[in-house]
Record summary: This is a predicted structure of a 73-nucleotide RNA (transfer RNA) from a Christensenellaceae bacterium. Lineage of the source: Bacteria > Bacillati > Clostridia > Christensenellales > Christensenellaceae. It matches the Rfam family "tRNA". Rfam classes the family as a transfer RNA. It was read from a public genome assembly.
């Protein structure tokens, strides 16, 4: 320079045919415990990369632009 993919929570990744954002795990605060740990039970924590369009409604369709990773040349 072309092409594809990916981008959601602190981390790892789900979200189906557009219709109220979730899951381990991390952290935080309880229950055990002579005290850690490890089980239980519970909270918190998100402009869904940006930016615009469609739509009554957009994590999701359309378009642009950003970053990464892979492929031709």
């Nucleotide at each position: 320079g072309c092409c594809a993919a990916u981008a959601u929570a602190g981390c790892u990744c789900a979200g189906c045919u557009g219709g109220u954002a979730g899951a381990g795990c991390a952290a935080c605060g309880g229950u055990u415990u002579c005290g850690u740990a490890a089980a239980c039970c519970g909270u918190a924590g998100g402009u869904c990369a940006a930016g615009g369009g469609u739509u009554c409604g957009a994590g999701u369709c359309c378009c642009u632009u950003u970053a990464u990773u892979g492929g031709c040349u």